Predicted 3D model of a 97-nucleotide RNA (Bacterial small signal recognition particle RNA) from a Clostridia bacterium. Its Rfam family is "Bacterial small signal recognition particle RNA". Gene Ontology terms of the family: signal recognition particle, plasma membrane targeting and SRP-dependent cotranslational protein targeting to membrane, signal sequence recognition. Rfam describes the family as follows. The signal recognition particle (SRP) is a universally conserved ribonucleoprotein involved in the co-translational targeting of proteins to membranes. The organism belongs to Clostridia, within Bacteria. The prediction has a mean pLDDT of 78.
RNA sequence: CGCCGGUCCUGUGCGAUGUGGCCCGUGAACCCCGUCAGGUCCGGAAGGAAGCAGCGGUAAGCGGUCUCCCACAUGCGCCGCGGGGCAACCGGUGUCG
Numbered sequence: 001c002g003c004c005g006g007u008c009c010u011g012u013g014c015g016a017u018g019u020g021g022c023c024c025g026u027g028a029a030c031c032c033c034g035u036c037a038g039g040u041c042c043g044g045a046a047g048g049a050a051g052c053a054g055c056g057g058u059a060a061g062c063g064g065u066c067u068c069c070c071a072c073a074u075g076c077g078c079c080g081c082g083g084g085g086c087a088a089c090c091g092g093u094g095u096c097g
Stems, first nucleotide, its partner, number of pairs: 001094007008084006014077002016074006023064004032057004040049003
């Protein structure tokens, strides 16, 4: 001095970690849904209407499980692959002095 590789940048894959979703539980006197005892209202009647409590199901929220699955994120990984770049450094190799 040249070449190759690494550190570097970037895309991507895998893993790890975190968060959320999913799952379970809880969860609305009324301003969610359904069913509406009692009672109320309309009607001569037959019937009908609204609808409190209760019950059931849910929303937001709260708690649980992180085991799997899904999504997102990462200056995590001496992990992989591709592209870029040799400014500097490191390693290998060749040549010349």